[in-house]
Context: one part of a larger RNA
C1' cells in the first nucleotide's frame, strides 16, 4: 500500500449514478384494521397499527387430565419472536392474459409456448411423413378425428378491394410435346436408252419429311383475402377571420371504416397545452399537423400474473457531500 470478505461512522439523506447499481432497512407468531379495482375467484400478508419476557401449587373456560386459550396482580433490563432463522411498501404507464419454456458457457425477455379462434387438407389400404421397394408412423385412431398454416385467455369487436400472385372450379375456343400419319423430296440400282461420257429409273432397303391427328399445362371464363397482398391526388367553396358539412375534376381493383394515435410506430422534435419538480431531451393526460398506426401479418380495452421495461413516493441508508476507523485473508512494496 492494493484487493477481496466482514463491521462502525457526526450532520445531512440519492445530493451518487446511465440506472438506488450495491448496501440499508423490512421480517416470526398473535390481534386489530384494509382502498381503487375487478373476469366477484381476486386485488391482499393490501396498506396502516397494537401485542409477544418472568413470577405467583393465583382466577377463570375447555378438553385429548397436562396442556392450550383468556384475565389478575407483581418483578427485571436499553431492549422481551431480547442470539440465529424469517416480506420493504404504495402510485402511474408500455409489454405479454395467465402457470410454463428458451440462446448448456456474454441474452429469461416483450421472443418460444399456450388453452381459446380460424382458414384448409384428408371418407380410411385417409391426407401428411419416411422408404428404391416392403414396410412403418398416422392408428390398433375415423370428421368431436388426423395433417398443415395463422392468430393467441377475456371484452368489444374484426370495414373496403379478387385488378396482380396464389389456390379451387370451369371447359367452348386460341396455343401445345412425344407418339400416330405419311403428301412429297434425297440416296442406292434391277431395268431401259445411249454420241458410250452419261442419262431417266421400278421394286426393296434406306435418309428426311408437309397436312392431319395429339393430354395436362398455359391464354381463356368463374370464385376465393382469419389466402400472399393492396387500402389515392389536385382545385374551389360559409355574411370577420380561419376552417370546410359541400362541389368539381383526374386515377384506381379499392380509395383506410371501427378504435387508436409524437405510440416499442413521430422525420421535424426537448411538437403545443396541462399536470408532477425549486428547475423534468424522461413519465403522465389531452390535441391531431399518423415523414411512415389500423382491424386474426388481428385492432382496442382488461382484472390477475411478472427475477419484464419505463416514471413517481414512503421507508432506508457510507451511492453520496467526503472520508475515517476496526477485523481477517491474501498479495506488492519498505525496514
Nucleotide at each position: 500500500u492494493u484487493c477481496g470478505u466482514g463491521g462502525c461512522u457526526a450532520a445531512g439523506g440519492a445530493a451518487c449514478u446511465a440506472g438506488g447499481c450495491a448496501a440499508a432497512a423490512u421480517g416470526a407468531c398473535c390481534c386489530u384494521g384494509u382502498a381503487a379495482c375487478u373476469u366477484c375467484g381476486g386485488g391482499a400478508g393490501a396498506a396502516a397499527g397494537g401485542g409477544u419476557g418472568c413470577c405467583u401449587c393465583g382466577c377463570u373456560a375447555g378438553c385429548u387430565u397436562g396442556c392450550u386459550a383468556g384475565c389478575a396482580g407483581g418483578c427485571c433490563g436499553c431492549a422481551g419472536u431480547g442470539a440465529c432463522c424469517a416480506g420493504g411498501c404504495c402510485c402511474a404507464g408500455g409489454c405479454g392474459a395467465c402457470u410454463g419454456u428458451u440462446u448448456a458457457a456474454c441474452a429469461a425477455a416483450a421472443a418460444c409456448a399456450c388453452a381459446g379462434g380460424g382458414c384448409u387438407u384428408u371418407g380410411c389400404g385417409a391426407a401428411a411423413u419416411c422408404g428404391c421397394a416392403a414396410a412403418a408412423u398416422g392408428a390398433u385412431g375415423u370428421a368431436u378425428a388426423a395433417g398443415g398454416c395463422c392468430u393467441g385467455a377475456c371484452a368489444c369487436c374484426u370495414g373496403c378491394c379478387c385488378g396482380g400472385u396464389g389456390c379451387u372450379g370451369g371447359a367452348a375456343g386460341g396455343u401445345u410435346a412425344a407418339g400416330g400419319a405419311g403428301a412429297g423430296g434425297g440416296g442406292u440400282u434391277a431395268g431401259u436408252c445411249u454420241u458410250c461420257g452419261g442419262a431417266c429409273a421400278a421394286a426393296g432397303c434406306u435418309c428426311u419429311g408437309a397436312a392431319c391427328u395429339g393430354a395436362a399445362g398455359c391464354c381463356c371464363c368463374a370464385g376465393u383475402a382469419a389466402a400472399c397482398g393492396g387500402c389515392g391526388g389536385c382545385c374551389g367553396u360559409a355574411a370577420c377571420u380561419a376552417u370546410a358539412a359541400c362541389g368539381g375534376u383526374c386515377c384506381u381493383a379499392a380509395g383506410g371504416u371501427a378504435g387508436c394515435g409524437a405510440a416499442a410506430u413521430u422525420c421535424c422534435u426537448u411538437g403545443u397545452c396541462g399536470g408532477g419538480u425549486a428547475a423534468g431531451u424522461u413519465c403522465c393526460g389531452a390535441c391531431c399537423u399518423g415523414c411512415a398506426c389500423g382491424a386474426a401479418u388481428g385492432g382496442u380495452g382488461u382484472a390477475a400474473c411478472g427475477a419484464u421495461c419505463u416514471g413517481g413516493g414512503c421507508a432506508c441508508u457510507g451511492u453520496c457531500u467526503c472520508a475515517g476507523c476496526c477485523a481477517c485473508g491474501a498479495g506488492c512494496u519498505c525496514g